Context: one part of a larger RNA
RNA sequence: UGACGGGGGCCCGCACAAGCGGUGGAGCAUGUGGUUUAAUUCGACGCAACGCGAAGAACCUUACCAGCUUUUGACAUGGGCAUUAUGGUUAGUGGAGACACUGACCUUCACUUCGGGUGGGUGCCACACAGGUGCUGCAUGGCUGUCGUCAGCUCGUGUCGUGAGAUGUUGGGUUAAGUCCCGCAACGAGCGCAACCCCUACCCUUAAUUGCCAUCAUUAAGUUGGGAACUUUAAGGGAACAGCCGGUGACAAGCCGGAGGAAGGUAGGGAUGACGUCAAGUCCUCAUGGCCCUUACGGGCUGGGCUACACACGUGCUACAAUGGUGAUUACAGAGGGAGGCGAGCCUGCGAGGGUGAGCGGAACCCGAAAAGUCAUCUCAGUUCGGAUUGGUCUCUGCAACUCGGGACCAUGAAGUUGGAAUCGCUAGUAAUCGCGGAUCAGCAGGUCGCGGUGAAUACGUUCCCGGGCCUUGUACA
Repeated sequence: UGACGGGGGCCCGCACAAGCGGUGGAGCAUGUGGUUUAAUUCGACGCAACGCGAAGAACCUUACCAGCUUUUGACAUGGGCAUUAUGGUUAGUGGAGACACUGACCUUCACUUCGGGUGGGUGCCACACAGGUGCUGCAUGGCUGUCGUCAGCUCGUGUCGUGAGAUGUUGGGUUAAGUCCCGCAACGAGCGCAACCCCUACCCUUAAUUGCCAUCAUUAAGUUGGGAACUUUAAGGGAACAGCCGGUGACAAGCCGGAGGAAGGUAGGGAUGACGUCAAGUCCUCAUGGCCCUUACGGGCUGGGCUACACACGUGCUACAAUGGUGAUUACAGAGGGAGGCGAGCCUGCGAGGGUGAGCGGAACCCGAAAAGUCAUCUCAGUUCGGAUUGGUCUCUGCAACUCGGGACCAUGAAGUUGGAAUCGCUAGUAAUCGCGGAUCAGCAGGUCGCGGUGAAUACGUUCCCGGGCCUUGUACA
């Protein structure tokens, strides 16, 4: 100087407390451990691994296993020789495939001094080499997590100290903040904080189609004429600063109350992550040193596996019902997506779906029905709760749903009556609850990322648990 203390003081945070809803019990989904297996590819392991890499494993992916097969190679550069062609599409045979053979169709390279040369393509030869998701994240770059959006981390000069170092950065107030004020052997400065950026909330101006409709006509309908007010859209501005008033404070920084205002004290969200810590994570995104393989640890294919199942754990979904189930009835969103696409309408099927097909590269057409809401019924039951499981019949995608996809209909109707110890999230348009959309994607969403609808309870307070900041003290620790 740090680190540590079941030392002290001060102060924060859904840290506790006050509340609301969960997890832990059930069934299922999903990840992991374990076990099994020819293989169940690999990585990630307290917080900060475990719906994580994976924004989507039937083949492919795919790295794993079995079998078959290949050796200058699927891919790059270089040399020699040959050839201008051969290349493409398609059918057949060889179990499959790589590949080989046969047939059919399309095309018959460019420049050119016409000898050939140059370039391009293809084949052969041998060799340099290619190739490796093989090892090392404790050799590395890059990227990322984490403490933590915590308020800290430092430097120059000066001063003090033999020196390591100290001072500044401590102290008195204050703040979300090393934020600001005052004081002070310090005076300044940098990286952080804040602000500058984006979205939301209010107003104005400009603009007016595909959006809008107050006035005037018109219609079944903003449908049409028309209008530019309103809504909305999207570009530019304004508006909030403790600015005003009162109190308080040290005459300061500030704090408390009030007014006006769409908004009040950081208005609410987002982006933004200091010096560093964990030899944290990643050599399987990529890049890369070293090591290793080179007829194989490289390449290709078929099939299997990653989907196994006594069990254990994590994360979720659906429930156990009446604030509910079922039937009927019809209201009110936002944000997105669409051409090998979204697909209206019509016909058809109980339905998933099928047939046909208007419009739309979209403020125009479509996805598209929002759902919780309202009315009726059920009357407390393992039920008209719950839907697992199983049988049957279909349907969609796709060469192909056996291993191993999604969906529909009929039948079946399991556990489950609110969950032990323990444990998680959340302070407001939040929790809870309700549906909708996107990415990935042929198909597959209970995951994830977004969107809006309805919309609470509680916070006395800081004694205690956890994490953190500042000062101080002790130390047998570095």
This is a predicted structure of a 478-nucleotide part of an RNA (small-subunit ribosomal RNA, 3' major domain) from an uncultured Alphaproteobacteria bacterium. Its mean pLDDT, the model's own confidence on a scale to 100, is 82.